Predicted 3D model of a 400-nucleotide RNA (Bacterial RNase P class A) from an uncultured candidate division Zixibacteria bacterium. Rfam family: Bacterial RNase P class A. It is annotated as a ribozyme. The sequence was found by an Rfam model in a public genome assembly.
RNA sequence: AGAGCAGAAUAGAUGAUCGCCCUUAAGUCCCGCCAUUGGCGGGAUCGAGGGGAGGAAAGUCCGAGCUCUUCAGGGCAAGGUGCCACGUAACGCGUGGGUCCGAAAGGAACGGAAAGCGCCACAGAAAACAUACCGCCCUGAGCGUAGUCGAAGGGCAAGGGUGAAAAGGCGGUGUAAGAGACCACCCGUUUUCAUGGAAACAUGGACCUGGGCAAGCCCCACCAAAAAGAGCAAGACCAAGUAAGGAAGAACGAAGUUGCCCGCUUCACUCCUGAGCGAAAGCGAAGGAAUCACUUCCGGGUAGGUUGCUGGAGUCUUCAGGCGACUGGGGACCUAGAUGGAUGAUCAUCAUCCCGCCUUUGGCGGGAACACAGAACUCGGCUUAUUUUCUGCUCUGGCA
Numbered sequence: 001a002g003a004g005c006a007g008a009a010u011a012g013a014u015g016a017u018c019g020c021c022c023u024u025a026a027g028u029c030c031c032g033c034c035a036u037u038g039g040c041g042g043g044a045u046c047g048a049g050g051g052g053a054g055g056a057a058a059g060u061c062c063g064a065g066c067u068c069u070u071c072a073g074g075g076c077a078a079g080g081u082g083c084c085a086c087g088u089a090a091c092g093c094g095u096g097g098g099u100c101c102g103a104a105a106g107g108a109a110c111g112g113a114a115a116g117c118g119c120c121a122c123a124g125a126a127a128a129c130a131u132a133c134c135g136c137c138c139u140g141a142g143c144g145u146a147g148u149c150g151a152a153g154g155g156c157a158a159g160g161g162u163g164a165a166a167a168g169g170c171g172g173u174g175u176a177a178g179a180g181a182c183c184a185c186c187c188g189u190u191u192u193c194a195u196g197g198a199a200a201c202a203u204g205g206a207c208c209u210g211g212g213c214a215a216g217c218c219c220c221a222c223c224a225a226a227a228a229g230a231g232c233a234a235g236a237c238c239a240a241g242u243a244a245g246g247a248a249g250a251a252c253g254a255a256g257u258u259g260c261c262c263g264c265u266u267c268a269c270u271c272c273u274g275a276g277c278g279a280a281a282g283c284g285a286a287g288g289a290a291u292c293a294c295u296u297c298c299g300g301g302u303a304g305g306u307u308g309c310u311g312g313a314g315u316c317u318u319c320a321g322g323c324g325a326c327u328g329g330g331g332a333c334c335u336a337g338a339u340g341g342a343u344g345a346u347c348a349u350c351a352u353c354c355c356g357c358c359u360u361u362g363g364c365g366g367g368a369a370c371a372c373a374g375a376a377c378u379c380g381g382c383u384u385a386u387u388u389u390c391u392g393c394u395c396u397g398g399c400a
Base pairs, nucleotide, nucleotide: 001396002395003394004393005392006391007390008389009388012350013349014348015347016346017345018344020052021051022050023049027045028044029043030042031041032040033039034038054372058383059382061381062380063379064378065377066231067230068229069228071263073262074261075260076259077258079223080222081221082220083097084096085095086094087093098110099108100107101106111219112218116217117216118213119212120211133160134159135156136155137154138153142149168186169185171183172182173181187210191206192205193204194203195202196201235307236306237305238304245298246297247296248295249294253267254266255265256264270289271288272287276283277282314333315332316331317330318329319328320327321326352368353367354366355365356364357363358362
C1' cells in the first nucleotide's frame, strides 16, 4: 500500500424568542355533603413548573406480554426447528464447546442415504442390483506356407479414455488373463470393544461392508397439549340510529376456535302422495312440498365519544457468582401518548464538514445544516437501508 474477516461508537451541543401537543402546583368560580371563621369530594377556568420521534421507529420474518373465540373430546392432515450443553418469559435468538469447510482471521442451510421413491446436464460403453468404446486372455473356422492375419464362441474389469464423481489406495501372492479371490500396510463409513469427557465427540483395537444430493419427496426426534386460531382495525363501555328488509340452502338436516372424518351437545323433526304386507287396525319403500332467530350472499342505518394507551420480563449504577451469555442482592431514576394525526421556526456561540488565503502542531474569511429516514398497544431478537469515525485480527507485496 492492497485484498479480506469480525466488532464498537455516532446520528450535533448550549442559550434566547415565538409556535404546537401532553401533564400539572397555587389561585378563582359553581355544586354536593359534614362535626361550619372551616374541612372533604366533584366539575369548570387558569396555568408556575416538568416532559415531547430511531438505531434502525423500517420489513411484518420469529418469539412473547395482553385481548377475544369455549365440546380446551378422539384421529388424520397441515406447519416450524434440527450437533451437544447452558442462558432466557420464550424463540428459528444468544453464550460456550464439538465436528466439517476455509491458506487464515473466520463461517455453517450441523439428525437419517443400511425404510422406500426420485435426480446427477453435457461428455462417456456405463451414473448405482450401473458397464464394454479402446483393450487383455483362451480357443481357433478360413486364407494359405506366412503372419503380432483372423470369423464365430468363451473369460476379464486390473490398464487407457470421458467426467465434478466410474465398484477405496499402494505393494505382493495367485491366474490363461485378471479381480479384496487371498496376504501385509493404510484411508473412509457402519457396527462393536476399551479409555477420556456431563454430552456432542476424541484416541486406540477388531471387522473389510466402500458415489453424491434430503435449502428433492420422505423417515425420525422435538416444538406440543392451551398446543390452537384471530389479532389493538384485538376487545370493553356510553350515546345515536335504521329495514330481524330481500334471496338462496336444508331432512343421512343446521350450528359448534385452521381443513377433513368420528363422537358429543344445542336447535329443528311438519304435511302430501303411497308400491308392498296384513282379515282389519295398522306398518310402510320410493318421491314431493314446507320449515330455524342457523349458514351464505345482496341491500339499508350509524360510523360520534371514552377506554385499551403507557411503571415496564423498565433504565442507570454497585457488590457477589459464572469462561461467557446471564443470575441474585443493595441504591438511585421515571424518559412521547398523538387521533387527519403534535415533537417546529428564527437568531447567536461552540463543535463537525467543504472551499480559499496565510506567518502551517496553527490562524483568518466564506458557505452548509448534511446519510438512511417519522412513534400509533408494548417488549426480546433477526433481516434490510445508511453519514462520519474508530478498534482488533488474517493474508499478500514493497521499504527500513